[in-house]
RNA sequence: CGGAAUGUAGUUCAGCCUGGUAGAACGCUACGUUCGGGACGUAGAAGUCGGAGGUUCGAAUCCUCUCAUUCCGA
Numbered sequence: 001c002g003g004a005a006u007g008u009a010g011u012u013c014a015g016c017c018u019g020g021u022a023g024a025a026c027g028c029u030a031c032g033u034u035c036g037g038g039a040c041g042u043a044g045a046a047g048u049c050g051g052a053g054g055u056u057c058g059a060a061u062c063c064u065c066u067c068a069u070u071c072c073g074a
């Protein structure tokens, strides 16, 4: 320098191809249960979907640029 993959909740990930209310597990908080803890049960909080712009009635999803990490080639 050229090409490719990945980026979504505190963590690990799904959802993207085929645009239509952002989800799961673990973790966290409260309550119940217990002498207490663990386990279990119920409820709750937590994410401008890496960033910017565009297309669209509507974008995590499509297009362009860009950033970070990893891989391949020179």
Stems, first nucleotide, its partner, number of pairs: 001073007010026004020057001028044005050066005